[in-house]
Context: one part of a larger RNA
């Protein structure tokens, strides 16, 4: 891992409201008894619920209907009457010092049993701890104590002491020799377990192997006996070790310990269809209430998401076209005082000058928590229109829930106009929504999926991949830019004599721009400076004359000239050129790690951007219905046959309803050796759960109707057992 069996809402008490039945102002029996009596019948009112409240209590004690609305429903002359049940005034009972007020009760329905829903309490759908507690079994493993044995090749080192020499006045130094101490050194056995982070890694092994280390006469090593027990022991102290367990052993029980937590909880279809908010909670993974969701019932005329008018609210957006408060702020003039600094004159009184505070006036600016204002929307009432309502809306009452992590997206607050960000709101969507596009892609865009068969379209697309134009007209890109609706695709400030458009100024047939040919002179080598300064290191000055025109010179050259060359004019040519500005589309800025992505392939001879316009394709959306206007549900209608549904058919939690199947019983009816049931294949059949015939196998029981009762459906729970 696959199969195959098993494998989870139960029993009993209680209550709670529904339903069906019995019996009724009454209804039932429990325990027991008795019958042969276990089912089972008959007896058994003790007792229990009801028939009367009300008040803390003492206590006291209630309409057999006096008026009026009106649903159904019936009658109608169609105006409306009657009007069960209902309501709504009156009454009554009792409490409340009073009370005309105010509570509660009050014109009789109930108990008993079954049947599915739910509450509680118990294991309370089902498996799940980690732990706690009680009695027990363990030191053959290991830790320490005791007893009583057992072991340690060989080899170095050479204390004390003691013996002799030698120096000393002596104490006493010192030198050979002896001698064999030592938790002494190298080492074997023994005992350990440093390192290779070496080998094993379903291992030789639930701790091993290799080679290296550690210790190796001691606080050594080990035999056997024997002592210490679980909140206890032992510990040269690691929370170690106490039988592969140890921050409290193992066993058996209390035990089905709890578990707001995970994890699973078994056919089928029809109908409706949520929430993730509020409120409280030792509350925040929980629970309880109420919003919101079903399903019954009463009830009886109304109801309100749209629309349009009218009238009313209020204080966001703005404020350019506020600054009236309350607060921030920017210059300036005048002003009255000094209870404020400074600086100068005086001996001081004082005073002069400058700042500072207030105070008027012009000025320039700000505000979420300012407002003299003030939208657009928005809210509330009225009223019209439209929707829905008697086929029963509005409302009410009662079962029965599940939901209190919510999440994107679009508009708005916070943040940094950061965040797959937070927190509110409106609104939409995923949640719990399939289908088509967007390459894959909850929530983006199309659009809400009963069934079948067939067509139009929508968002997106139409060169291939892959259905549909190698369409048409016009522009623009050269950068594969680009072939990206947005997300999830990164691009910015700032450059471009890349091109195209669009606008303005100035110069042009008296010839402009560019090129080429010519000329580009003369006073002069302008003065100073300096070795030299001749347009041209450097400083001054920048005339004048000849001209169609030439600067006391634009740049390069020289040591200083020379030398090219601009400026400027003439010719040739012969039509536009030249500056600023805006604006598409292109480029530059533009750097990540295996080789790579417009999806891909490719595309510019667009299949790229832009602007027109025509046709195709494209969904479960819209439409239709071959033929006798397919079919099936599910709502009203109706005996029915049918008819009607633009306004009926998604659905997670959840809540109603109808069914299929299985195993047992009760009663009625069948089939069956001329072959049951089971099991293997194949037909036909029902929306589904299924149901049914053939054939084979098999070899003895097995259906169907109806009412009952259930250890009553499996795919999943690292579910169990067992088979490969």
């Nucleotide at each position: 891992g696959c199969c195959a069996g098993g494998g989870a809402a139960u029993g009993u008490a209680u209550c709670c409201a529904a339903g069906u039945g019995g019996c009724g102002a009454g209804a039932c029996u429990a325990a027991g008894u008795u019958g042969a009596g276990a089912c089972c019948a008959a007896c058994g009112a003790a007792g229990u619920c009801a028939a009367a409240g009300c008040g803390a209590a003492a206590g006291c004690g209630a309409c057999a209907a006096g008026c009026g609305c009106g649903c159904a429903a019936c009658c109608u002359u169609c105006g409306g009457g009657u009007g069960a049940g209902g309501c709504g005034c009156g009454g009554c009972g009792u409490g409340u010092a009073u009370a005309a007020g105010c509570g509660c009760g009050u014109g009789a329905a109930g108990u008993c049993a079954c049947u599915a829903g739910g509450u509680u309490a118990c294991g309370a759908c089902c498996c799940g701890g980690a732990a706690c507690c009680a009695g027990g079994c363990g030191a053959u493993c290991u830790a320490g104590g005791c007893g009583u044995g057992g072991g340690c090749a060989g080899g170095a080192u050479g204390a004390a002491g003691c013996g002799u020499g030698a120096c000393g006045a002596a104490a006493g130094u010192u030198g050979c020799g002896u001698g064999g101490a030592g938790g002494u050194c190298c080492c074997u056995a023994g005992c350990g377990g440093u390192g290779u982070u070496g080998a094993u890694a379903u291992g030789c092994a639930a701790a091993u192997c290799a080679c290296u280390c550690g210790u190796g006469u001691g606080a050594c090593c080990u035999g056997c006996g024997u002592c210490u027990a679980g909140g206890g022991g032992u510990g040269a102290a690691a929370g170690u070790c106490c039988a592969a367990u140890c921050g409290a052993g193992c066993u058996u029980g209390g035990a089905g310990a709890c578990a707001g937590c995970u994890g699973g909880u078994u056919c089928c279809u029809u109908c409706c269809g949520a929430a993730a908010c509020a409120u409280g909670u030792c509350g925040c993974a929980g629970c309880a209430u109420g919003a919101c969701c079903u399903g019954a019932u009463c009830a009886g005329a109304g109801a309100u998401a749209g629309u349009c008018a009218g009238c009313a609210g209020a204080g966001u957006a703005g404020a350019g076209c506020g600054c009236a408060c309350u607060g921030a702020u920017u210059a300036g003039a005048g002003g009255a005082g000094c209870u404020g600094g400074g600086c100068g004159g005086g001996a001081a009184a004082c005073u002069g000058c400058c700042c500072g505070c207030c105070c008027u006036c012009u000025u320039g600016u700000c505000a979420a928590a300012c407002u003299c204002c003030a939208a657009a929307a928005c809210u509330g009432c009225u009223g019209u229109c439209g929707u829905c309502g008697u086929a029963g809306a509005a409302g009410a009452u009662c079962g029965g829930a599940g939901u209190c992590c919510g999440g994107g997206c679009u508009g708005g607050g916070g943040g940094g106009u950061a965040a797959g960000c937070u927190u509110c709101u409106a609104g939409u969507c995923c949640g719990u929504g399939a289908g088509g596009g967007a390459g894959a892609c909850a929530a983006c865009c199309c659009a809400g999926a009963c069934c079948a068969u067939g067509g139009u379209u929508a968002a997106g697309g139409u060169c291939c991949c892959c259905a549909a134009g190698u369409g048409u007209c016009g522009g623009c890109u050269a950068a594969g830019u680009g072939u990206u609706a947005a997300c999830a695709c990164u691009a910015a400030a700032g450059g471009g004599c890349g091109u195209c458009c669009c606008a303005a100024g100035c110069c042009c047939c008296a010839g402009a721009c560019a090129a080429c040919u010519g000329g580009g002179a003369g006073g002069u080598g302008a003065g100073c400076u300096u070795a030299g300064a001749a347009g041209c290191a450097g400083c001054u000055a920048u005339c004048c004359u000849u001209u169609a025109a030439a600067a006391a010179g634009u740049g390069c050259g020289u040591a200083a000239c020379a030398g090219c060359u601009u400026a400027c004019c003439a010719g040739u040519c012969g039509a536009g050129g030249u500056u600023u500005g805006g604006g598409g589309c292109c480029c530059c800025g533009a750097a990540a790690a295996u080789g790579g992505a417009c999806g891909g392939g490719g595309c510019u001879c667009a299949a790229g951007c832009c602007g027109a316009c025509c046709a195709c394709c494209g969904a479960u959306a819209c439409c239709a219905u071959c033929a006798a206007u397919g079919g099936a549900g599910c709502a009203u209608c109706g005996c029915a046959a049918g008819a009607u549904g633009a306004u009926c058919u998604u659905g997670u939690a959840g809540g109603a309803a109808g069914g299929c199947g299985u195993c047992c019983c009760g009663u009625g009816u069948g089939g069956g050796u001329a072959g049951a049931a089971g099991c293997a294949u194949g037909g036909c059949u029902g929306u589904a759960a299924g149901g049914u015939c053939a054939u084979g196998u098999g070899g003895a029981c097995c259906g169907c109707a109806u009412g009952g009762g259930a250890a009553c459906g499996a795919a999943a729970a690292u579910c169990c057992u067992g088979g490969c």
Predicted 3D model of a 724-nucleotide part of an RNA (large-subunit ribosomal RNA, domain II) from a groundwater metagenome. The full RNA is in RNAcentral, with records from SILVA.